This is a predicted structure of a 117-nucleotide RNA (SAM riboswitch aptamer (S box leader)) from Plantactinospora endophytica. Model confidence (mean pLDDT): 82 of 100.
[in-house]
């Protein structure tokens, strides 16, 4: 690395260094960024697993805590894969295109933790 399982609509400030791209990953948006963005450090913060405490439990649930990860713009920023309403087109063809709580559901992928390896 692969792999299993849980989550991923919330929630989180400031200094310094650095100096141009960044938001996984191709593509089409959109948005951050010299009023310093992205990355690295420092103090602080939040609270997804794991641990720890507490309550309750034949079921897997609530709170606390912030030790061990992580994390701190915008839903994993939205979409491209399938589904389901509605609506226009088009139909000898069963397909196009809008829409949709702030965002219909779902799936792949990615992240992150916990196990295995």
């Nucleotide at each position: 690395a692969c792999c299993u399982c849980a989550u991923c609509c919330a929630g989180a400030g400031g200094g310094g260094c650095u100096g141009a791209g960044g938001g996984a990953u191709a593509c089409g948006g959109c948005c951050c960024g010299a009023u310093g963005a992205c990355g690295c450090c420092c103090c602080g913060g939040c609270a997804a697993c794991c641990a720890c405490u507490c309550c309750a439990c034949g079921g897997c649930g609530g709170a606390g805590c912030a030790g061990g990860u992580g994390c701190c713009a915008a839903a994993u920023c939205c979409g491209u894969c399938c589904c389901c309403g509605c609506c226009g087109c088009g139909c000898g063809g069963u397909g196009c295109g809008g829409c949709g709580c702030c965002a219909g559901g779902g799936a792949a992928a990615g992240a992150u933790g916990a196990g295995a390896g």